[in-house]
Predicted 3D model of a 355-nucleotide RNA (Bacterial RNase P class A) from Lachnospiraceae bacterium ZAX-1.
RNA sequence: CAAGUAGGACAAAUAAUCGCGGCUGCAUGUGUCGAAAGACAGGCAGGUGAGGAAAGUCCGGGCUUCACAGGGCAAGGAUGCCGGUUAAUGGCCGGUGGAGGCGACUCCAAGGAUAGUGCAACAGAAAUAUACCGCACAGCAUCUUUAGGCUGUGUAAGGGUGGAAGGGCAGUGUAAGAGACUACCGCCCUCUUGGCAACAAGAGGGGCAUAUGUAAACCCCAUUCGAAGCAAGACCGUAUAAAGGCGAUGACGUGGCCCGCUAGCCUUAGGUAGGUCGCAGGAGGUAACUGGCGACAGUUAUCCUAGAUAGAUGAUUAUUCAAGACAUAACCCGGCUUAUCGUCCUGCUUGCACA
Numbered sequence: 001c002a003a004g005u006a007g008g009a010c011a012a013a014u015a016a017u018c019g020c021g022g023c024u025g026c027a028u029g030u031g032u033c034g035a036a037a038g039a040c041a042g043g044c045a046g047g048u049g050a051g052g053a054a055a056g057u058c059c060g061g062g063c064u065u066c067a068c069a070g071g072g073c074a075a076g077g078a079u080g081c082c083g084g085u086u087a088a089u090g091g092c093c094g095g096u097g098g099a100g101g102c103g104a105c106u107c108c109a110a111g112g113a114u115a116g117u118g119c120a121a122c123a124g125a126a127a128u129a130u131a132c133c134g135c136a137c138a139g140c141a142u143c144u145u146u147a148g149g150c151u152g153u154g155u156a157a158g159g160g161u162g163g164a165a166g167g168g169c170a171g172u173g174u175a176a177g178a179g180a181c182u183a184c185c186g187c188c189c190u191c192u193u194g195g196c197a198a199c200a201a202g203a204g205g206g207g208c209a210u211a212u213g214u215a216a217a218c219c220c221c222a223u224u225c226g227a228a229g230c231a232a233g234a235c236c237g238u239a240u241a242a243a244g245g246c247g248a249u250g251a252c253g254u255g256g257c258c259c260g261c262u263a264g265c266c267u268u269a270g271g272u273a274g275g276u277c278g279c280a281g282g283a284g285g286u287a288a289c290u291g292g293c294g295a296c297a298g299u300u301a302u303c304c305u306a307g308a309u310a311g312a313u314g315a316u317u318a319u320u321c322a323a324g325a326c327a328u329a330a331c332c333c334g335g336c337u338u339a340u341c342g343u344c345c346u347g348c349u350u351g352c353a354c355a
Base pairs, nucleotide, nucleotide: 001351002350003349004348005347006346007345008344009343010342012320013319014318015317016316017315018314020049021048023046024045025044026043030041031040032039033038051326055337056336058335059334060333061332062331063229064228065227066226070259071258072257073256076225077224078223079222080221081095082094083093084092085091096110097108098107099106100105111220112219116218117217118214119213120212132159133158134155135154136153137152138151139150140149167185168184170182171181172180186208187206188205189204190203191202192201193200194199233277234276235275236274242268243267244266245265246264253261284303285302286301287300288299289298290297291296
């Protein structure tokens, strides 16, 4: 200098003028309605007012109701290597095993195929089980001889097909071969050492119907799970009309069934201007120190940063700039995923050149 890889920051800024939402304070007080209480709309001052994803609604919770709310059963769902962290998770951190990459690093739907069932195209003789070609021995027939043909028995080493053909490879041995036997691997069992563990290293034993793959097929194993959701729900106020059915012989009762508990419940029809709360002080932010490889935790100090409800952030001018892309809160928080104009910072890897 170039190419990569991991992480972080910013998301227009400043000034002026006018305008918008909410909070706090002030003026015994501005206007309208009202007998009044009060209601609605104003004035001045101060602070404040959309994102890194606010998107998706994919996970996990806080919170609310069933609910005084218990016990059991069946089903169904979720997770799936080990340890840690957290309110919790399938997140995050660290590690083990595997795959990719020269490497920094990235990815994994990562328990079980020796409980059982299912599926496996094409090719191939054959894919739950072998004999197409081949090899060996014996016999037969033909024949001048050689070569070649047929039958039987043995064979699974060689060849072909395939991702996979009775574990792999090299030898001994055999008529020819074969874990038949031996050594080294693979697999299974037991033990030792290290590690909390996943696992790693080593030793010994077993000839191995455990014959390929697939569980993101059914299934088995381990752990775990109440349901519904802010349009949840609570209060104030307004208004109103009934008709039928079930129920202490136990109805309704937030996934199903049973037990227990309990007193109203269901259908049709009619009526109910609306308002307040929930609604932001939190599993909160920031900084320092301590502990930890780290995620994170603790202590101290400090700060209060949207709460709309037909829905608030706008307009104009000037300057600066690498940019204005993706895109605008509606109960909240922690994650994941997706979209995206650009600029800057830091660590590490590889290549080239120079010293």
The coordinates come from a structure-prediction model, not an experiment, and the mean pLDDT is 75. A source record names the gene rnpB. The source organism's lineage runs through Bacteria, Bacillati, Bacillota, Lachnospirales and Lachnospiraceae.